């Protein structure tokens, strides 16, 4: 300098262009226990990497741009 792949919760995956983005492990409170651990029960945590555009509708198609990896000179 050229190609190629991924980017969603705090981690690890989900989600055919279609109603509020889904679960798991972890978190916060309950409940159980003489404490804890396991087990229930409720809850809270995502501008889906940033801008843009297509389209009634975008995490999903398409540009750029940023970030990681791999491939090549």
């Nucleotide at each position: 300098g050229g190609g190629c792949a991924u980017g969603u919760a705090a981690c690890u995956u989900a989600a055919u262009g279609g109603a509020u983005a889904a679960a798991g492990u972890g978190u916060u409170a309950g409940a159980u226990u003489c404490c804890g651990g396991u087990u229930c029960u409720a809850g809270a945590g995502a501008u889906u990497a940033a801008g843009g555009g297509u389209u009634c509708g975008a995490a999903u198609c398409c540009c750029u741009u940023c970030a990681u990896g791999c491939c090549u000179u």